Record summary:
Predicted 3D model of a 392-nucleotide part of an RNA (large-subunit ribosomal RNA, domain III) from a metagenome.
Context: one part of a larger RNA
RNA sequence: GAGUAGCGAAAAGGAAGGUGAGAAUCCUUCCCACCGAAAGCAUAAGGAUUCCUGAGCAACGAUCGUCGUCUCAGGGUAAGUCGGGACCUAAUCCGAGGCGGAGAGCGUAGGAGAUGGACAUCCGGUUGAUAUUCCGGAACCGGCGGUAAUCGUCAAGAGCAAUGGAGUGACACAGGAGGCAGGGUGCGCAUGGGAAUGGAAGUCCAUGUGCAAGCGCGAAGGGUGGAGGAUAGGGAAACCCGUUCUCUGUAAGCCUGAGGCGUGACGCGGAGUUUUCAGCGAUGGAGACGAAGGUGCCUGAGCCACACUGUCAAGAAAAGCUUCUAGCAAGAGAGCCGUCGCCCGUACCGUAAACCGACACAGGUAUGCGGGGAGAGCAUCCUAAGGUGCGC
Numbered sequence: 001g002a003g004u005a006g007c008g009a010a011a012a013g014g015a016a017g018g019u020g021a022g023a024a025u026c027c028u029u030c031c032c033a034c035c036g037a038a039a040g041c042a043u044a045a046g047g048a049u050u051c052c053u054g055a056g057c058a059a060c061g062a063u064c065g066u067c068g069u070c071u072c073a074g075g076g077u078a079a080g081u082c083g084g085g086a087c088c089u090a091a092u093c094c095g096a097g098g099c100g101g102a103g104a105g106c107g108u109a110g111g112a113g114a115u116g117g118a119c120a121u122c123c124g125g126u127u128g129a130u131a132u133u134c135c136g137g138a139a140c141c142g143g144c145g146g147u148a149a150u151c152g153u154c155a156a157g158a159g160c161a162a163u164g165g166a167g168u169g170a171c172a173c174a175g176g177a178g179g180c181a182g183g184g185u186g187c188g189c190a191u192g193g194g195a196a197u198g199g200a201a202g203u204c205c206a207u208g209u210g211c212a213a214g215c216g217c218g219a220a221g222g223g224u225g226g227a228g229g230a231u232a233g234g235g236a237a238a239c240c241c242g243u244u245c246u247c248u249g250u251a252a253g254c255c256u257g258a259g260g261c262g263u264g265a266c267g268c269g270g271a272g273u274u275u276u277c278a279g280c281g282a283u284g285g286a287g288a289c290g291a292a293g294g295u296g297c298c299u300g301a302g303c304c305a306c307a308c309u310g311u312c313a314a315g316a317a318a319a320g321c322u323u324c325u326a327g328c329a330a331g332a333g334a335g336c337c338g339u340c341g342c343c344c345g346u347a348c349c350g351u352a353a354a355c356c357g358a359c360a361c362a363g364g365u366a367u368g369c370g371g372g373g374a375g376a377g378c379a380u381c382c383u384a385a386g387g388u389g390c391g392c
Base pairs, nucleotide, nucleotide: 013031014030015029016028017027018026032389033388034387035386040369041368042367043366046349047348050347051075052074053073054072055071056070060068061067080140081139082345083344084343085342087117088116092112093111094110098106099105121138122137123136124135125134141341142340143339144338145337146336147335150332151331159328160327164324165323166322167321168320172311173310174309175308178304179303180302182299183298184297185296186295187294188209189208190207191206192205193204210268211267214263215262216261217260221256222255223254224253225248226247227246228245229244230243231242233241234240272289273288274287275286276285277284278283312315355364356363371383372382373381374380
């Protein structure tokens, strides 16, 4: 320079009470305002204790500060089933032998490797902070042991079964139709209400109008012909698959299949009513009782399901599963009962003051849900739940 510029979105604050040495800024209440395909909720990545409680205010916070994501201390993350590993493979990487004049490098077998495949749990309650993890109830999966209906025991062999064969897994894009969850909104039903200032006991007002996995029944729809014989192929074998022949046939059988119904549930939850304790209060804790739960319409991007139809640019792999034998085999075993179930993650932020931007930075940041009125609409305006008023 200069007590100048600035104090980081113009969404907005006001009042009362409280705490305190101290309050525009902290807490509580009431009113106002803003977002509402978000400025709400749940996650991934990333961060790494920022979470909760108590105590603080030198610094940090663009002012203040009794407050904080700051300082100090203590506490907090509980899993057979969620995600990852003890399963599988893709791109890619590593790579025994091998190739390479050296070195570098390449690469077979094999291995590593999810952003994909496979795979058994739901509802309710609870904490200051965790919950599909704790608790309650109801399940499921795998291993082992017991019991045991039944089957088999020397080959007429019950059962198990590949690292092998076959099938499945298994996949593009576009389009339209159907069925149905879910969501919404009326009516009905239940509980509560009676208020100012004229009317109103109803054609009034407010609130609520639920429940999973599992198990059983079963089905809109979709797919597929069925039975038998032969067989030089599937690098051994095969009753499996393939090929082929015969008979039969258009609706049965088989496969699949969301939803539904029953059960789960004599349970949970539930508006409301009510008791009691602590506290000046705000409020917090502990109980008790506990109604209704039916139906119409709209929507339906989710599910049936890449199911069907169409198109050409012709749209992963392996494990798993099913089946077949090779092989093993003297025991096997439905059902019931008991028992066991490892490692890692799990707090919190996550369109952000906690991530990436030197900052508590008007920037950037993947996915799911995303109600109501008007509307073609995730536009736009208003609004619910919820969250905020952007730290002078």
Rfam family: Bacterial large subunit ribosomal RNA. Rfam links the family to the GO terms structural constituent of ribosome and ribosome. The coordinates come from a structure-prediction model, not an experiment, and the mean pLDDT is 81.